Predicted 3D model of a 73-nucleotide RNA (transfer RNA) from Guillardia theta. Rfam family: tRNA. The family's RNA type in Rfam is transfer RNA. Rfam describes the family as follows. Transfer RNA (tRNA) molecules are approximately 80 nucleotides in length. NCBI's taxonomy places the organism under Eukaryota, Cryptophyceae, Pyrenomonadales, Geminigeraceae, Guillardia. Model confidence (mean pLDDT): 82 of 100. The same sequence occurs in records of 2 taxa.
[in-house]
RNA sequence: AGCGGGCAUAGUUUAGUGGUAAAACCUUAGCCUUCCAAGCUAAUGAUGAGGGUUCGAUUCCCUCUGCCCGCUU
Numbered sequence: 001a002g003c004g005g006g007c008a009u010a011g012u013u014u015a016g017u018g019g020u021a022a023a024a025c026c027u028u029a030g031c032c033u034u035c036c037a038a039g040c041u042a043a044u045g046a047u048g049a050g051g052g053u054u055c056g057a058u059u060c061c062c063u064c065u066g067c068c069c070g071c072u073u
Stems, first nucleotide, its partner, number of pairs: 001072008011025004019055001027043005048064005
């Protein structure tokens, strides 16, 4: 470099599904405590980019980007 396969969801780690996307940790605020930690409550925040199919796409299809694995040179 070429070919093939897999992955991309919140700041991090993972779920999930053709019909308003979930949890844990982190962060912030409040409660509690003499203070801190722990605990409880609440809030914030995400489907890699573009296109297609569909009434409707995070999900299905194509291309691209990035990462990982294998093969060839």